[in-house]
RNA sequence: UGAGUUGGUGGCUAGGGUUCCGCACGCGUCUGCGCGCCGCGCUUCGUGAUGGCUGGUCCGAGAGCUGCCGCCUGUGCGGGAGAAAUCCGCACAGAUCACGGCGGGACAAAAUCCCGGGAGAC
Numbered sequence: 001u002g003a004g005u006u007g008g009u010g011g012c013u014a015g016g017g018u019u020c021c022g023c024a025c026g027c028g029u030c031u032g033c034g035c036g037c038c039g040c041g042c043u044u045c046g047u048g049a050u051g052g053c054u055g056g057u058c059c060g061a062g063a064g065c066u067g068c069c070g071c072c073u074g075u076g077c078g079g080g081a082g083a084a085a086u087c088c089g090c091a092c093a094g095a096u097c098a099c100g101g102c103g104g105g106a107c108a109a110a111a112u113c114c115c116g117g118g119a120g121a122c
Stems, first nucleotide, its partner, number of pairs: 007069006015059002020056002022053002025048004032042004072094008097117001099120001103115003
């Protein structure tokens, strides 16, 4: 300086915003009820703004948790030739490192999602 590898997937969580639902707030309101009575409160419906909300739905991690599968390593058993190595199958066990922008993108929108184990750093 260059190249390759560090696997895939399900569930959950940190986190995220606002499509839908619900709550709260403002305005209006069929009907009914109540009260300190012409005003107010509750109920019903509509509407508005805003994530206002420790909510439900939704999104959701390479460097978070966990399960399964695969690769790799070891042990045991079995199979064909063989002394063995090697190959195949099954079972069990083990299994390394990981700091990270700016900016952009999708969905309703945002994000540790995607660009991206990127740029960069060690």

Source information: Predicted 3D model of a 122-nucleotide RNA (Guanidine-I riboswitch aptamer) from Bradyrhizobium erythrophlei. Rfam family: Guanidine-I riboswitch aptamer. About the family: This family represents a conserved RNA structure found upstream of the ykkC and yxkD genes in Bacillus subtilis and related genes in other bacteria. Gene Ontology term of the family: regulation of gene expression. NCBI's taxonomy places the organism under Bacteria, Pseudomonadati, Alphaproteobacteria, Nitrobacteraceae, Bradyrhizobium. Its mean pLDDT, the model's own confidence on a scale to 100, is 75.